[in-house]
RNA sequence: GAGGAAGCUCUGGAGAAUCCCGCUGUGGGCGGGUGCCGAAGGUGCAAGGCGAAAGCCGAAUCUCUCAGGCAAAAGGACAGAGCAGGCGU
Numbered sequence: 001g002a003g004g005a006a007g008c009u010c011u012g013g014a015g016a017a018u019c020c021c022g023c024u025g026u027g028g029g030c031g032g033g034u035g036c037c038g039a040a041g042g043u044g045c046a047a048g049g050c051g052a053a054a055g056c057c058g059a060a061u062c063u064c065u066c067a068g069g070c071a072a073a074a075g076g077a078c079a080g081a082g083c084a085g086g087c088g089u
Base pairs, nucleotide, nucleotide: 001089003087007083008082009081010080011079012078017034019033020032021031022030023029024028035070036069037068041066042064044062048057049056050055
C1' cells in the first nucleotide's frame, strides 16, 4: 500500500387469525384445534464436478414448512454506516 472473513455497535428492514376451545393463580402463561406466512435456523436441487455403476458433492430472497412466525413489542434474511481486524502480499 491492496484485498478484507467471522464478530460488535447504530440505522433501515417484508409476509401472514389481536382466530376458536379448554385449564389456570385472571396476570400472562400452558395445552389443543382450524386457517395462513417465509426473511432466523434447517430440508430439497439446476448447471457443473467426482464415480464403472449405485450414488455422492453442489446456489438462491427458489422449494418444503420440520422449526419459527401471523396486533404491538421482540425476532428478522438482507442492506447502509461505523468499530475492530484473522489471514495473505
Overview
This is a predicted structure of an 89-nucleotide RNA (Glycine riboswitch aptamer). The sequence was found by an Rfam model in a public genome assembly. Its Rfam family is "Glycine riboswitch aptamer". From the family's description: This family represents the bacterial glycine riboswitch.